[in-house]
Transfer RNA from a Planctomycetota bacterium, 71 nucleotides, folded computationally. It was read from a public genome assembly. The coordinates come from a structure-prediction model, not an experiment, and the mean pLDDT is 83. It matches the Rfam family "tRNA". Its family is annotated with triplet codon-amino acid adaptor activity in the Gene Ontology. Rfam's curators write: Transfer RNA (tRNA) molecules are approximately 80 nucleotides in length. It is annotated as a transfer RNA.

RNA sequence: GGGGGCGUGGUGUAACGGGAGCACAGCUCGGUCGCAUCGAGCAAAUAGGGGUUCGAUUCCCCUCGCCUCCA
Numbered sequence: 001g002g003g004g005g006c007g008u009g010g011u012g013u014a015a016c017g018g019g020a021g022c023a024c025a026g027c028u029c030g031g032u033c034g035c036a037u038c039g040a041g042c043a044a045a046u047a048g049g050g051g052u053u054c055g056a057u058u059c060c061c062c063u064c065g066c067c068u069c070c071a
Base pairs, nucleotide, nucleotide: 001070002069003068004067005066006065007064010024011023012022013021018054026042027041028040029039030038047063048062049061050060051059
């Protein structure tokens, strides 16, 4: 330099183009003498930009980052 794959809460992982969910972690409340467990609830995310579309995590293009292959 070129080809391929990936990028979603703090972490991991879902989501036929149409309300972004689940688990753990975090916080609040209940419960306990207290801790853990348990029950109820809360907050938090689509790498950045552009395009297509009534509508984009999803499709297309560019950039960035990571992994991998070739040179």